[in-house]
Molecule: Bacterial RNase P class A
Organism: Bacteroidales bacterium
RNA sequence: AAGGCAGGCCGUCCUGUCGCUUCCCGUUCAGCGGGAGGAGGAAAGUCCGGGCAACACAGAGCAGCAUACUUCCUAACGGGAAGCCGGUCUGCAUUUGCAGGCUGAGAGCAAGUGCCACAGAAAACAACCGCCUGCCUCAGGCUUAUGCCGGGCAGGUAAGGGUGAAAACGUGAGGUAAGGGCUCACGCCCUGUCCGGGUGACCGGACAGGGGGGCAAACCUUAUGCGUUGAAAGGCCAAAUAUACCGGGGUUUGAGGGUUGCUCGCCCGAUCCCGGAGGGUAGGCCGUUGGAGGCAUUGCGUGAGCACUGCCCAAGACAAAUGACAGGAGGCAUGCCCCUGGCAUGCAACAGAACCCGGCUUACAGGCCUGCCUUUUUC
Numbered sequence: 001a002a003g004g005c006a007g008g009c010c011g012u013c014c015u016g017u018c019g020c021u022u023c024c025c026g027u028u029c030a031g032c033g034g035g036a037g038g039a040g041g042a043a044a045g046u047c048c049g050g051g052c053a054a055c056a057c058a059g060a061g062c063a064g065c066a067u068a069c070u071u072c073c074u075a076a077c078g079g080g081a082a083g084c085c086g087g088u089c090u091g092c093a094u095u096u097g098c099a100g101g102c103u104g105a106g107a108g109c110a111a112g113u114g115c116c117a118c119a120g121a122a123a124a125c126a127a128c129c130g131c132c133u134g135c136c137u138c139a140g141g142c143u144u145a146u147g148c149c150g151g152g153c154a155g156g157u158a159a160g161g162g163u164g165a166a167a168a169c170g171u172g173a174g175g176u177a178a179g180g181g182c183u184c185a186c187g188c189c190c191u192g193u194c195c196g197g198g199u200g201a202c203c204g205g206a207c208a209g210g211g212g213g214g215c216a217a218a219c220c221u222u223a224u225g226c227g228u229u230g231a232a233a234g235g236c237c238a239a240a241u242a243u244a245c246c247g248g249g250g251u252u253u254g255a256g257g258g259u260u261g262c263u264c265g266c267c268c269g270a271u272c273c274c275g276g277a278g279g280g281u282a283g284g285c286c287g288u289u290g291g292a293g294g295c296a297u298u299g300c301g302u303g304a305g306c307a308c309u310g311c312c313c314a315a316g317a318c319a320a321a322u323g324a325c326a327g328g329a330g331g332c333a334u335g336c337c338c339c340u341g342g343c344a345u346g347c348a349a350c351a352g353a354a355c356c357c358g359g360c361u362u363a364c365a366g367g368c369c370u371g372c373c374u375u376u377u378u379c
Stems, first nucleotide, its partner, number of pairs: 001375010012329007020038008040350001044361002047359005052230004059264005064226005069083005084106001085104008107221002112219002114215003128161002130157008140149003169187006188211010234286004245276005256268004293312004298307003331347007
């Protein structure tokens, strides 16, 4: 310098004219004038967690779903920060490690069941080649003979070879008929006890026992948790009508409703509940934006964040406003030039609040920042 991967931030501003709309003030009050404002980083998806509102709150059994290393932050979370362990890559070293980046759906395989294609003898009750011992053979070869080679049968074996992603812990020595943790030394892993460090996950060490591996995003086991609905929630005011009709159920022997799903239990429950036919209204106000709010200094903390102090109030619509045009600035791309810069042309993505807030996920023209990997060049 080029290419690639991952993460984070920004993603418009000013002026003029016209238009829409919220609040406040004035007014000659249908109206007009003035002032202060008016759509995002995701407003999206509706995936989590809450605030708020209404109802409920009594558990038990079975099931369903979610979460799953430690500590901390937070109102809470399946979120965030830091750390531990595992995996992987790079660099430095060469005893074994150290540092950094990325990554983990990170409880449990010593509770049980199950799976590991093909190849291979065998995927855990292992023997194809091989090694060793015994017997037989001599139709075969060598030999004077015993015997040896070769072959067959029986037994022993898992060190060597082969297959494979993975084959009974690894290396060395001794021992053995040949072998094997059979024995020993060192090393690796698992379990337990103790000591030291750490808030902890864990780390280091000593001793004792043991030694196939992977898969739980396999079935499963363990621990913890889960009330419902949702602003068209839920309230208030005004107005109008029909105290009228039909059917079914029920009135403490309880219809119906509530309690994640079901069952039992428990609670509420009477001019009640469900349905049909018919009539009236559909207007206004609250909820509705002053908050787990924003900004700044200082302090504490590795950090996420927290605290004190000060300042600020920055859409609130209800069929739904937040715009259009013009010029300029800023940004980006291309071209040219007199190249700290100037000129010209063009471009602008994803997208539109609807009770509110904290996260997650997805989309995105263009730009900036950080980290890592590969290649090339120069010093």